[in-house]
Context: one part of a larger RNA
RNA sequence: GACGAACGCUGGCGGCGCGCCUAACACAUGCAAGUCGAGCGAUGAACAUUCAUUGAUCCCUUCGGGGUGAUUUGAGUCGGAUUAGCGGCGAACGGGUGAGUAACGCGUGAGGAACCUGCCUCUUACAACGGGAUAGCCUCGGGAAACCGGGAUUAAUACCGUAUAAGACUCCGACACCUCCUGGUGAUGAAGUCAAAGUGCUAGCGGUAAGAGAUGGCCUCGCGUCUGAUUAGUUAGUUGGUGGGGUAACGGCCUACCAAGACGACGAUCAGUAACCGGCCUGAGAGGGUGAACGGUCACAUUGGAACUGAGACACGGUCCAAACUCCUACGGGAGGCAGCAGUGGGGAAUCUUGCACAAUGGGGGAAACCCUGAUGCAGCGACGCCGCGUGAGCGAUGAAGGUUUUCGAAUCGUAAAGCUCUGUCCUAUGGGAAGAUAAUGACGGUACCAUAGGAGGAAGCCCCGGCUAACUACGUGCCAGCAGCCGCGGUAAUACGUAGGGGGCGAGCGUUGUCC
Numbered sequence: 001g002a003c004g005a006a007c008g009c010u011g012g013c014g015g016c017g018c019g020c021c022u023a024a025c026a027c028a029u030g031c032a033a034g035u036c037g038a039g040c041g042a043u044g045a046a047c048a049u050u051c052a053u054u055g056a057u058c059c060c061u062u063c064g065g066g067g068u069g070a071u072u073u074g075a076g077u078c079g080g081a082u083u084a085g086c087g088g089c090g091a092a093c094g095g096g097u098g099a100g101u102a103a104c105g106c107g108u109g110a111g112g113a114a115c116c117u118g119c120c121u122c123u124u125a126c127a128a129c130g131g132g133a134u135a136g137c138c139u140c141g142g143g144a145a146a147c148c149g150g151g152a153u154u155a156a157u158a159c160c161g162u163a164u165a166a167g168a169c170u171c172c173g174a175c176a177c178c179u180c181c182u183g184g185u186g187a188u189g190a191a192g193u194c195a196a197a198g199u200g201c202u203a204g205c206g207g208u209a210a211g212a213g214a215u216g217g218c219c220u221c222g223c224g225u226c227u228g229a230u231u232a233g234u235u236a237g238u239u240g241g242u243g244g245g246g247u248a249a250c251g252g253c254c255u256a257c258c259a260a261g262a263c264g265a266c267g268a269u270c271a272g273u274a275a276c277c278g279g280c281c282u283g284a285g286a287g288g289g290u291g292a293a294c295g296g297u298c299a300c301a302u303u304g305g306a307a308c309u310g311a312g313a314c315a316c317g318g319u320c321c322a323a324a325c326u327c328c329u330a331c332g333g334g335a336g337g338c339a340g341c342a343g344u345g346g347g348g349a350a351u352c353u354u355g356c357a358c359a360a361u362g363g364g365g366g367a368a369a370c371c372c373u374g375a376u377g378c379a380g381c382g383a384c385g386c387c388g389c390g391u392g393a394g395c396g397a398u399g400a401a402g403g404u405u406u407u408c409g410a411a412u413c414g415u416a417a418a419g420c421u422c423u424g425u426c427c428u429a430u431g432g433g434a435a436g437a438u439a440a441u442g443a444c445g446g447u448a449c450c451a452u453a454g455g456a457g458g459a460a461g462c463c464c465c466g467g468c469u470a471a472c473u474a475c476g477u478g479c480c481a482g483c484a485g486c487c488g489c490g491g492u493a494a495u496a497c498g499u500a501g502g503g504g505g506c507g508a509g510c511g512u513u514g515u516c517c
Stems, first nucleotide, its partner, number of pairs: 001516003005513005012389006018382002020347001025345003029342003034089003039086002042083001048077005058067003096300003105225008115217002120213007128162004138151005168193003172189002175186004198205002226272003233263003238260008275297004279290004302323005325336004353379001355378003361375001362373004392422004402413004426458001427454006436444001461506005466487003472501005482489002
C1' cells in the first nucleotide's frame, strides 16, 4: 500500500459498488420453462335467439274464470370462452457452484485432403396416390395411494407404403487439372438408393431434397502451466501392425491375430496441492502474490453407473439401475434431490429480503394479440469498501465561571463559552414533478430534482503522547497491579502501568487481528 474481511469502541446523510472465503452439510414453504386452437380430434362457457314448462305481480270478472307475463326448468339454433390429450418448437440457452481435474483441462499459435451444425440468410427444384393405427372420449376392472390393465371407438403438420427426382449418396468405368502421405476438385457414361404437410382472415406462414454462407461445436499438434527424489524405475490394450467393428470424424476408441515394443535424471511413475485465463494487488521495473465481483473456457448437479430422445445431452428443476438419507403407507408398495431466487437448521470470527415488476434490455413459444421469464431491471438489510457532504459562519477579553497546574506572582483550557449578527448544505412541512418510452406501455416512484416556509435547531468519535514516531504534566500504585510491534518500562519523586488536565494524529470513522507485495 491492498482486502469479498472479522473483532473492539463509536456512528448524521447521499451516490456507486460488494455481501457463506467455513459444511460440494441437510433442507420446511413458495416461485425459478414454457408456449402454439392459424397442426389435430374432442370439450363446448357467457351472450343472443326459438319452442315447451313454471307461474310472482297487476288488471278485468257474471267469482266459474280470463288476460299480463317477472321468474324456474328442459330441448334446439347461433356463438365461440375454456382447456385434459395427441402433435410441433423450446426445455442442451439463461441461472448456480468449484467437488473433481497437474489434463490438449486452460492459455497461445497452427492444422482438419479426417468432421457435424436445429433455428437464420441466399440459390435451385419439388410436394402425386394411398393405408393402418393410437392417445383422448365412452365403458369394465385392479389399487390406500402412486398409478395400472381389458374392451369399443376417433383425428392430425403423429406413423407407414407406393410414385416421381437430381449436379445428393453407393458402386463400376474411363478423362482433365491440382496437391499436403493416405488424396482433392471438375466434367462424363452405366447401374442402384432415398422426399414431402398442410393450414389460413388468401397478406402469408409452413413442408421436402440439394448447394452455398453465417453461427455454434468436435478432433489433432507445437510451446507454456505448482511442490516433493526422505517417490527411480513405470507399462499387457501396454507400443506398433493387419483384418473386423464403431463414430459426424481420425485414432487401441473397441475386438481377434501378429510383432516386442513404449515412457524415464531434459524427472517417467507415485504422492501432495490446485479449476484455468483476461485480470486484480504490490513494485521504478524485473519480479512476487492472487484468481471475490465483471468477462471467456472447463467441470459438476445427493453418491456411483448407464443409455434413450434429439441438430445438439450422456441432460441441475428428464429416464433407468445401485447406494446412503428423508418422507407417506391400508405394510402390498410408493415419493424426493435448493452447488436456481428468497428462506430454515447446522458449521463458523463472519456474509442480506420467504420484497416489486416484466416498464426497460435480453431469451423461449406464437402469423399476431399475447403468454412465460427469481435472466434482468429495481427496491430492502449491512460504515463491508470507495467517493462526496454535513455536524455551522462572522464578530466577541472583565481573558467570566469552572477544571488542571503553580515558584501562589500566575499560567493554561481560550475567541473556546456566554453574548450579538447571520446562513440553510443535510433536515422538517407544503406544493410542483421528470428523463429513462419511438404512437401506447414506468416496477423504480410522487423517487431524483425544483419552489416556498421553519429553525442552530437533530448529527463526533477513536487511537496515541519513553525512542523508533507527531505529541507532557499532576496524582495513584510500588518488580504489585499492569504495559509491550522491537528496544524495553514498574522494586516510593514512573513523560512507558491507572486516572485527570493538556497535547498529537485521523475523522463517520478510528484502532486491533489475519493475509499478500